[in-house]
This is a predicted complex of two RNAs, RNase P RNA and transfer RNA, with 486 nucleotides together. Model confidence (mean pLDDT): 76 of 100. It holds a member of the Rfam family "Bacterial RNase P class A". Rfam classes the family as a ribozyme.

RNA sequence: CGAGUUGACCAGGCGGCCGCGUUCUCGCAUUUGUUAUGUGAGACCGAGGAACGUCCGGACUCCGCAGGGCAGGGUGGUUGCUAACGGCAACCCGGGGCGACCCGCGGGAAAGUGCAACAGAAAGCAGACCGCCCACCGGGCUGCCCAGUCCGGUGGGUAAGGGUGAAACGGUGAGGUAAGAGCUCACCAGCGCGGCGGGUGACCGUCGCGGCUAGGUAAACCCCACCCGGAGCAAGGCCAAGAAAGGGCACCCGCCUUCGGGCGGUGCUCGCGUGAGCGUUUGAGGGCUGCCCGCCCGAGCUCACGGGUAGGCCGCACGAGCCUGCCGGCGACGGCAGGCCGAGAUGGAUGGCCGCCACCGGUCUCGCCAGAGGCCGGGACAGAAUCCGGCGUACCGGUCAACUCGCCCG
RNA sequence: GCGGGAGUAACUCAGUUGGCAGAGUGUCUGCUUCCCAAGCAGAAUGUCGCGGGUUCGAGUCCCGUCUCCCGCUCCA
Numbered sequence: 001c002g003a004g005u006u007g008a009c010c011a012g013g014c015g016g017c018c019g020c021g022u023u024c025u026c027g028c029a030u031u032u033g034u035u036a037u038g039u040g041a042g043a044c045c046g047a048g049g050a051a052c053g054u055c056c057g058g059a060c061u062c063c064g065c066a067g068g069g070c071a072g073g074g075u076g077g078u079u080g081c082u083a084a085c086g087g088c089a090a091c092c093c094g095g096g097g098c099g100a101c102c103c104g105c106g107g108g109a110a111a112g113u114g115c116a117a118c119a120g121a122a123a124g125c126a127g128a129c130c131g132c133c134c135a136c137c138g139g140g141c142u143g144c145c146c147a148g149u150c151c152g153g154u155g156g157g158u159a160a161g162g163g164u165g166a167a168a169c170g171g172u173g174a175g176g177u178a179a180g181a182g183c184u185c186a187c188c189a190g191c192g193c194g195g196c197g198g199g200u201g202a203c204c205g206u207c208g209c210g211g212c213u214a215g216g217u218a219a220a221c222c223c224c225a226c227c228c229g230g231a232g233c234a235a236g237g238c239c240a241a242g243a244a245a246g247g248g249c250a251c252c253c254g255c256c257u258u259c260g261g262g263c264g265g266u267g268c269u270c271g272c273g274u275g276a277g278c279g280u281u282u283g284a285g286g287g288c289u290g291c292c293c294g295c296c297c298g299a300g301c302u303c304a305c306g307g308g309u310a311g312g313c314c315g316c317a318c319g320a321g322c323c324u325g326c327c328g329g330c331g332a333c334g335g336c337a338g339g340c341c342g343a344g345a346u347g348g349a350u351g352g353c354c355g356c357c358a359c360c361g362g363u364c365u366c367g368c369c370a371g372a373g374g375c376c377g378g379g380a381c382a383g384a385a386u387c388c389g390g391c392g393u394a395c396c397g398g399u400c401a402a403c404u405c406g407c408c409c410g
Numbered sequence: 411g412c413g414g415g416a417g418u419a420a421c422u423c424a425g426u427u428g429g430c431a432g433a434g435u436g437u438c439u440g441c442u443u444c445c446c447a448a449g450c451a452g453a454a455u456g457u458c459g460c461g462g463g464u465u466c467g468a469g470u471c472c473c474g475u476c477u478c479c480c481g482c483u484c485c486a
Base pairs, nucleotide, nucleotide: 001406002405003404004403005402006401007400008399009398010397012357013356014355015354016353017352018351020046021045023043024042025041026040027039028038029037030036048381052392053391055390056389057388058387059386060232061231062230063229067293068292069291070290072228073227074226075225076224077091078090079089080088081087092106093104094103095102096101107223108222112221113220114217115216129162130161131158132157133156134155135154136153137152138151139150140149141148142147170188171187172186173185174184175183189213191210192209193208194207195206196205197204198203236314237313238312239311246270247269248268249267250266252265253264254263255262256261272306273305274304275303276302277301278300285297286296287295288294307485308484321340322339323338324337325336326335327334328333359378360377361376362375363374364373365372366371411482412481413480414479415478416477417476420435421434422433423432429466437453438452439451440450441449459475460474461473462472463471
């Protein structure tokens, strides 16, 4: 200098004018008045690395939480981190790259079941189409016969060769054989079992023995290990208004009583109206939020057509928070000290214009070069809505650090 | 904001142990008819929304992504 790999960060800056939202302060108006509302001025603050997709995990809230069984869903190398996770870190194994480094839904296929189209002879305790070899039969040739050789048929042997396929039951060499074959042997690859050594572990190294080979697929059923109640801020709570209508049960208290009970209060629970269907101890329906048993509650439930309200407050902004420094750890991360407060809308604020500077691209002029100047254009993806931790996806460009390979110079 | 579902020919939809992607309507050509309609015969046709992965093989299984549709306030 060129080509790359990984990680971190930025998401233009300054000034002016106009505009929007929350909160606070002051003034004015409405109101008897406080509050509240409206309006004007001032001050502070006002989107993101992904606020996005809503794919995981949690906080929070409500419902449920006698018991037993069966389903269902998720995760998947190991050890850690974490509130938790399908996330992250380090390592192991496999694959790719010369390398820095990257990728992997990475448990089990000698528990079982299933699947493999087409092609091919044969596709899962394999298999004989061609070829090779042997025996017998028939025929031709050399030929007196025997014998040899060729062709055809029948029966058998053979997985070394050809051909098919995604996949054909270890590889090389030697022996062996009619021809062959782990049939036998040597070496190599791979598998299982056992010992020793290293490591927390996944696993690695090494030695011995064994049978000579066990194929693929679990993002097919399944098996193993671990985890999992349901719903979601439109959760949920409070106030006001309105259609309207109060009812049931419990037992305590008070009053009345003709002793049957009635009225009021309290607690729990259901409740807008009309119609139809089913049901009220012969039990509809609900709860144990998938099902069954079992248990508990139990007078309403389902559907259709209508009606009212469309206001306010809380939840809701101090939190697994951010910054700096030190310490522990390879790291994810954790601990300690100091400092900081940084949006809160509810038809939904965070915007627009101008000037200068910086950046990128194009073009023109000047200049021997380095470069300087003018003009034009560009600046993405996208935008909070209960809040966090991740993942994934989108994105004009720019900066920094570490490392790798190649070439050149010293 | 939350929760569900769908995407296959021009249109409406099928497609299951993963194995050559189909039906109806429409379009085109021919026959029939004086002509049209109807009828009969035949033909054309897909990036299975898109991108990756698993597998010998994916419309189908898994992951990511895009587009569209539906439901959900309170009285309750």